Record summary:
Model confidence (mean pLDDT): 85 of 100. Predicted 3D model of a 1370-nucleotide RNA (small-subunit ribosomal RNA) from an uncultured bacterium. Rfam family: Bacterial small subunit ribosomal RNA.

RNA sequence: AGAGUUUGAUCCUGGCUCAGGACGAACGCUGGCGGCGUGCCUAACACAUGCAAGUCGAACGGGGUAAUUUCUUCGGAGGUUACUUAGUGGCGAACGGGUGAGUAACGCGUGAGUAACCUGCCUUCAGGAGGGGGACAACAUUCCGAAAGGGAUGCUAAUACCGCAUAAUAUUGUAGAAUCGCAUGGUUUUACAAUCAAAGAUUUAUCGCCUGAAGAUGGACUCGCGUCUGAUUAGAUAGUUGGUGAGGUAACGGCUCACCAAGUCGACGAUCAGUAGCCGAACUGAGAGGUUGAUCGGCCACAUUGGGACUGAGACACGGCCCAGACUCCUACGGGAGGCAGCAGUGGGGGAUAUUGCGCAAUGGGGGCAACCCUGACGCAGCAACGCCGCGUGAAGGAAGAAGGUUUUCGGAUCGUAAACUUCUUUAAGUGUGGAAGAAGAUGACGGUACACACAGAAUAAGCCACGGCUAACUACGUGCCAGCAGCCGCGGUAAUACGUAGGUGGCGAGCGUUGUCCGGAUUUACUGGGUGUAAAGGGCGUGUAGGCGGGCAGUCAAGUCAGAUGUGAAAUACCGAGGCUUAACCUCGGAGCUGCAUUUGAAACUGACUAUCUUGAGUGCCGGAGAGGAAAGCGGAAUUCCUAGUGUAGCGGUGAAAUGCGUAGAUAUUAGGAGGAACACCAGUGGCGAAGGCGGCUUUCUGGACAGUAACUGACGUUGAGGCACGAAAGUGUGGGGAGCAAACAGGAUUAGAUACCCUGGUAGUCCACACCGUAAACGAUGAAUACUAGGUGUAGGAUGUGUUAAACAUUCUGUGCCGUCGCAAACGCAGUAAGUAUUCCACCUGGGGAGUACGGCCGCAAGGUUGAAACUCAAAGGAAUUGACGGGGGCCCGCACAAGCAGUGGAGUAUGUGGUUUAAUUCGAAGCAACGCGAAGAACCUUACCAGGGCUUGACAUAUAUACGACGAUAUUAGAGAUAAUAUUUUCCUUCGGGACGUAUAUACAGGUGGUGCAUGGUUGUCGUCAGCUCGUGUCGUGAGAUGUUGGGUUAAGUCCCGCAACGAGCGCAACCCCUGUUUCUAGUUACCAGCACGUAGAGGUGGGGACUCUAGAGAGACUGCCGGUGAUAAAUCGGAGGAAGGUGGGGACGACGUCAAAUCAUCAUGCCCUAUAUGUCCUGGGCUACACACGUACUACAAUGGCUAUAACAGAGGGAAGCGAGACAGUGAUGUUAAGCGAAACCCAAAAAGUAGUCUCAGUUCGGAUUGAAGGCUGAAAUUCGCCUUCAUGAAGCCGAAAUUGCUAGUAAUGGCAGGUCAGCAUACUGCCGUGAAUACGUUCCCGGGCCUUGUACACACCGCCCGUCA
Repeated sequence: AGAGUUUGAUCCUGGCUCAGGACGAACGCUGGCGGCGUGCCUAACACAUGCAAGUCGAACGGGGUAAUUUCUUCGGAGGUUACUUAGUGGCGAACGGGUGAGUAACGCGUGAGUAACCUGCCUUCAGGAGGGGGACAACAUUCCGAAAGGGAUGCUAAUACCGCAUAAUAUUGUAGAAUCGCAUGGUUUUACAAUCAAAGAUUUAUCGCCUGAAGAUGGACUCGCGUCUGAUUAGAUAGUUGGUGAGGUAACGGCUCACCAAGUCGACGAUCAGUAGCCGAACUGAGAGGUUGAUCGGCCACAUUGGGACUGAGACACGGCCCAGACUCCUACGGGAGGCAGCAGUGGGGGAUAUUGCGCAAUGGGGGCAACCCUGACGCAGCAACGCCGCGUGAAGGAAGAAGGUUUUCGGAUCGUAAACUUCUUUAAGUGUGGAAGAAGAUGACGGUACACACAGAAUAAGCCACGGCUAACUACGUGCCAGCAGCCGCGGUAAUACGUAGGUGGCGAGCGUUGUCCGGAUUUACUGGGUGUAAAGGGCGUGUAGGCGGGCAGUCAAGUCAGAUGUGAAAUACCGAGGCUUAACCUCGGAGCUGCAUUUGAAACUGACUAUCUUGAGUGCCGGAGAGGAAAGCGGAAUUCCUAGUGUAGCGGUGAAAUGCGUAGAUAUUAGGAGGAACACCAGUGGCGAAGGCGGCUUUCUGGACAGUAACUGACGUUGAGGCACGAAAGUGUGGGGAGCAAACAGGAUUAGAUACCCUGGUAGUCCACACCGUAAACGAUGAAUACUAGGUGUAGGAUGUGUUAAACAUUCUGUGCCGUCGCAAACGCAGUAAGUAUUCCACCUGGGGAGUACGGCCGCAAGGUUGAAACUCAAAGGAAUUGACGGGGGCCCGCACAAGCAGUGGAGUAUGUGGUUUAAUUCGAAGCAACGCGAAGAACCUUACCAGGGCUUGACAUAUAUACGACGAUAUUAGAGAUAAUAUUUUCCUUCGGGACGUAUAUACAGGUGGUGCAUGGUUGUCGUCAGCUCGUGUCGUGAGAUGUUGGGUUAAGUCCCGCAACGAGCGCAACCCCUGUUUCUAGUUACCAGCACGUAGAGGUGGGGACUCUAGAGAGACUGCCGGUGAUAAAUCGGAGGAAGGUGGGGACGACGUCAAAUCAUCAUGCCCUAUAUGUCCUGGGCUACACACGUACUACAAUGGCUAUAACAGAGGGAAGCGAGACAGUGAUGUUAAGCGAAACCCAAAAAGUAGUCUCAGUUCGGAUUGAAGGCUGAAAUUCGCCUUCAUGAAGCCGAAAUUGCUAGUAAUGGCAGGUCAGCAUACUGCCGUGAAUACGUUCCCGGGCCUUGUACACACCGCCCGUCA
């Protein structure tokens, strides 16, 4: 000293929470010793028992005991001494000890006062004590009563009581004098008069007694100042306030009484209500403060509750009295007794607080001459880790880094020099011996204690909390939004450093945590030290009372202020310095200090008070112009509506579109006249006026304010303003008018799922006037008023001065009203001479969100309601400004087969195929909008295969290693079986250093295996936005920051493509290009390709020689770059047109996919963490299933026909494939195909026939369309074709005649259409991947739909509009 928490991130505001310290504490776990402290905070609840205040025989009489003595009638009587004591008497009991109920008060604190007072014992001084008297207890007798206790009669003493004498510096009265004081008055003093005292004891030392004066001590009363909360308590008070007189008191006083007056207190908070003993001090804090008032000390109050007095120096009395109440106890029922908030102790209450201990040895107190007695005050001990302080639980060495625990990547790491072991020490505890101080002559409870010495032996002694961040300290297992944790944020849904346990680690340590309370952090009530435009917060506005603050000059005073001195501020505490207990805590001494109060002396700058004066603040006068300022009266025109009349005819009106409505009884429209109410177009302007609300036709009357000029007058008269008073939009209220238009409510028509709305047709209060209420608004500039100061620029309204041809303008100046902007301020936005700047003064208001501007109470109102204005409970946020995204049925620009323009489809039919659903023993699994659904699967009869049923195996179908045994394993055949498998028979190893090894089998152990789970633990791969033009970085700059800039802007492009501009300058990943195919051409090279010319040659044929021209093949080049010309453009980038060219502006196509998004897909391609399984979820086999079928969807094929079907037929491709292959040809078969077989591992042979085409025919029909379905007969592949393949022939001949809503693809060699090939593959293609042939239509354009890019704007969204969020119900 700060930290966590609002957000995707940021800054701010703001609350909540934490880290610190403290405690009379309690609870949980644990617990060795000692010292010093502390210990009913709750029930001021009730108390058994014991003790806590007595003492004096030197005041007194009597009694008793003992000793002694005298006398004796021996019964006894008297005396002396010692001890003792019920009573009389004295002193004490008013202290000490306890508690905090009451008390908001002169109770307490502090400082004064008493000229208004008292004071036993003590000290000092002065004086005195003469002489008498009468009683009452005890005691005796007697009576009453259960008791407590009481009565009567009789006797008696005193330091008990009462007169008399004496007496003053006493008291009272009268008459003076001096002197002093703040008033009453005091002090000193003179004279006279009156009144009042005494006590003795004795050991002869003394101790007492009386009077007076003084001191000391203790008390009493009065006053200044200070002393909690509430105004949702605003008025209180009758002895109340004062006076006169009297009484009373120690004393003043309404303290009490009589009379008189009507006062007194209060917004500077009376009264009332609540709470509370106050202080020195304690805790905390940097301090200022805040909180507390245990222990110790001072004061107060109280003693079962309330009241009262007595005694006394002192009480209205804790362990006294009386009365009343409650309670308890005794009782013979008549009556009595009691008071632990003294020390122990008991019950109760409570989370919670101790022994019915020892002693008067010390200190202190009472009594006494004293000895001494009493003392639960006190000194000690006991209990309690309740607090503070100190000590210990061992020290050194010791690595095989033991065992064991934990963990692990299996190598290790860690507990850890820790332990064991070796050596050593003995504090504390234990045992024994000695043994204090505290005491001055005796006397020691503590106590055989402290302390010292000796002995033995590491021996008897460590826990608690935490370990996600804040906050020091991490792993494993278990659990699986469960159990639980949590101070805040928050953890836990199968890999939890946050739960539980363990190991380890951190912290503290005889303690450690938790809970509670206080201060701190919190500048979060802000005096020090905060704010109010938008975060909470400026009153709606003025006027003005109290109050606060206030101009220049001079003087006086000294209240504030400053300085000095004096008194006080108790001690203890705290601080500093010493000292004593072994140290410390603790204790003692000294010092400084106690920030305060009071008195006094001085200063006079500032504030204040008073006096005098001034004019600049303020006001007045005079002069002048501006203005929707206010009130009243009158007048005016336009328009709406209505009425009357005319013209005129079928509609009008209204809307997005309509309808309700009006109209043939004549509307709307139009003309003329009239009625009535309300509002005042243009002018008109971020123009004017007003305090605000607000004010707009014109004229008149009355009236307020501001401004400019002038400088005649007053002379600080100012400013702010709690309460008070006035004003105060709209709506609303009351009474009475008025009512054209508009128009809540209401009615109807629409809209809609509904539509108590938005739209339309009507329409009543109201709107208008007068009077009276209401008193609120986003009453806003969300910005209180006043004064001064602080760069500029530019408008506008009203004045004035100067200059100017007296015009326009220009310059200066005052007042108002706007904009921009420097400094400054601000969280930012922004404000910026009209401040949100710099200062001063005063007022109002704020202190987390919700609950709530609600409830209750008060006040106001006719009501509606207004004003003032909480709490319980609940949340960890609520909020402001700005940033980046995303989003918008916001805006701008642009693109895309996105729409539009077209062509062909899908959706309807049948079939194929995939999916859903259903079914099933199983119909294995995955894929799910676009971006799943002819997808994984480039091909499920077995296999595949993962699924189901059944039958088998268990180190295993497969891998590695070790050990042991064996020498085979295997092959062939037969048998059983559905097969896996099993059995039998036959056959049968290699190398060698001779140890063994290779290989194989068997057994055993490690392990194998898993298409089991998790794609939300992962790698890799893939889809998608999207081939969209974007995504970023470095440095610099701007911003407190998140971030911005660059990347925005003007053009342009397919493109963040390029150019220009610019606080940016550069760069990277993307775009483009580089790569491949294709289109033109050149060169090179010609076999299997080619054949123009030459030659040969055939039935035919590049068949042959040959050629290298052509086609072609496949290598290398060229070519295209807006290069050239013109227009446009900014002289740019570029674009438009043109030339040339095979090709022109990216020529066409492909490959190529930025940062990222979707927890997108895949654990079943593969890999892989964790979990699960291990005689099964592994593995082998047979059969079945993946092919099911009411149905729904997707994708395709074939069609519905004449642009066609059928028949016939001459031609023209490209790209591919081929050896377990392609298979010519020939023959057989209607055919699928079969038999035979040439050639070809391919520019050579084969597949191979290309098909649309052309010609003929059919003539619009369910057909010569269409081919589903079904029957029969066959073919092929394959162990196998039933479930479940393909093909052929014959026969059968279904739906279907162009397809609703909706929807898809495509911009040119494209769509459409025609065929061909390939992969997969034993067989199976309407699918997929390729190839070539034929070959269109349309695009005005970007309003709209969808998707995307850039800029901008709003946002309460950020899981980002599939968001957020409101109400009702459950």